[in-house]
Context: one part of a larger RNA
């Protein structure tokens, strides 16, 4: 480079925003760069290829022809493309008006529960497993009752549910703040789709300062089990976990399934709205889910939320290991992160 793939074989970037780029709705008009004709100039000669000669024939050579698919001028063509101008509204926006949700930041407010602290009441025991032990306990425990205090998390509701780009989001409540969906006008008038680089966000652990620490708990200590136990179980228990600020940049960041667009048999449940009807349901937008027809698919399955048909763009993959390794470069306080190989080997 072709061609093939990319749910599970190797392969969709963790996630949206956007720059260059690539693609782009209808309709008139010009205009001829791209595209098409036609003509004229070049495309040296040899060789290649066709056909006849010529060395007995072949290799070789000789003539003619093809062929040089391609470059330039010029003369038309205008269907697609592109450029330019003028216009549409169906794609995309916006306005009004409705309803919705755990969507997001900051406040403040509350009950359980756990712990500790004080008191009271009461005594010999509690904890704990498989079964013990370490460990608390006559210095008064455990249980029970009041009273305080502290941090963290929010039973039922609760869901096959809602919302977010994605991570993610759940006690009420107040304020600010985003977003998508519905209906039915008015409006702009392709303003669009995706998008290499780039910025942005980006669970947990980890880190860098100050705080706070209930409960849990890596490390660790101690009692068990065992042959041995650097575990599985128990008693403890420090960093964490919480909060501000800031770093880090990764996760099986999963639907293992890249974004937009259009088409393409039914059943039936649901969530947020709108309609009609006039109480029996049914119609339609946009969403979640469930089986399942063609179709696909290696099957497992998928199946209008596609893994069906087709277009655009973008990312990725080419046989196991060596390797997500080394060396280079970059980013990071650090850990590490991204970028990414060879030689050898089956």
């Nucleotide at each position: 480079u072709u061609g093939g793939g990319u749910u599970u074989a190797a392969a969709g970037g963790g996630u949206g925003c956007g720059u260059a780029g690539g693609c782009g709705g209808g309709a008139u008009a010009a205009u001829a760069a791209g595209u098409c004709a036609g003509a004229g100039g070049u495309g040296a000669a040899a060789g290649c290829c066709c056909a006849c000669a010529g060395c007995u024939c072949a290799a070789c050579u000789g003539u003619g022809g093809a062929a040089c698919u391609g470059c330039c001028u010029u003369u038309g063509a205008u269907a697609c493309u592109g450029u330019u101008a003028u216009u549409c509204u169906u794609g995309a926006g916006u306005u009004c008006a409705g309803a919705u949700g755990a969507g997001g930041u900051g406040g403040g407010c509350g009950g359980a529960a756990u712990g500790u602290g004080a008191c009271a009441u009461g005594u010999a025991g509690c904890g704990g497993u498989g079964a013990a032990a370490u460990g608390c306990a006559u210095a008064g425990a455990u249980a029970u009752g009041u009273c305080a205090c502290a941090g963290a998390a929010c039973a039922c509701c609760g869901a096959u549910u809602g919302c977010g780009a994605a991570g993610g989001c759940a006690g009420c409540u107040c304020a600010c703040u985003a977003g998508g969906c519905c209906u039915g006008a008015a409006u702009u008038g392709a303003c669009g789709c995706u998008c290499a680089g780039g910025g942005a966000c980006g669970a947990a652990a980890g880190c860098g300062u100050g705080g706070g620490g209930a409960g849990c708990g890596a490390a660790c200590a101690g009692g068990a089990u065992u042959a041995g136990a650097u575990a599985c179980c128990c008693u403890g228990g420090u960093a964490g976990u919480c909060c501000a600020c800031g770093c880090c940049g990764u996760a099986a960041a999963c639907g293992a399934u890249c974004a937009u667009u259009a088409c393409u048999c039914g059943u039936u449940a649901u969530u947020g709205g709108c309609g009609a009807u006039a109480c029996a349901c049914u119609g339609u937008c946009a969403g979640u889910g469930a089986c399942u027809a063609a179709g696909c698919g290696a099957a497992a399955g998928u199946g209008a939320u596609a893994a069906g048909u087709a277009a655009u763009g973008c990312a990725c993959c080419u046989g196991g290991g060596g390797a997500g390794u080394a060396c280079g470069a970059u980013c990071g306080c650090a850990a590490g992160g991204u970028u990414g190989a060879a030689a050898c080997u089956c």
This is a predicted structure of a 346-nucleotide part of an RNA (small-subunit ribosomal RNA, central domain) from an uncultured prokaryote.
RNAcentral holds the full RNA, with entries from ENA.